[in-house]
RNA sequence: CAACUCUGGAAAGCGGACGCCGCUGGGCGUCCCGCCGACGGUGAAAACCGGGCACGACGCCGCCCGGUGAAGCUCUCAGGCCCAUGACAGAGGGGGA
Numbered sequence: 001c002a003a004c005u006c007u008g009g010a011a012a013g014c015g016g017a018c019g020c021c022g023c024u025g026g027g028c029g030u031c032c033c034g035c036c037g038a039c040g041g042u043g044a045a046a047a048c049c050g051g052g053c054a055c056g057a058c059g060c061c062g063c064c065c066g067g068u069g070a071a072g073c074u075c076u077c078a079g080g081c082c083c084a085u086g087a088c089a090g091a092g093g094g095g096g097a
Stems, first nucleotide, its partner, number of pairs: 001095001004092005013033001015032007034081003040077001041075001043073001047068007
């Protein structure tokens, strides 16, 4: 450093319509409305770098363009709104550098 195993681990509809299965508890699928942010993904602040403007000329300052640039921020694309998954954390035995 990455993975594996165990443990902990939040949020948000017990929504509606139709169809099928089942048989009266419900399940699955499609569509619609409403939501969540912690698999994943999007975006970019300061700062730095490059170019240009201005200046007789260079540098500094200032402005403009472009690039690099983080998250638990942001967007909700994906995912989710019983379970599951789950960032992250603790532990374990190994592996690589």

A computed fold for a 97-nucleotide RNA from Pseudofrankia asymbiotica, annotated as Glycine riboswitch aptamer. The prediction has a mean pLDDT of 82. RNAcentral holds the sequence, with entries from Rfam and Ribocentre.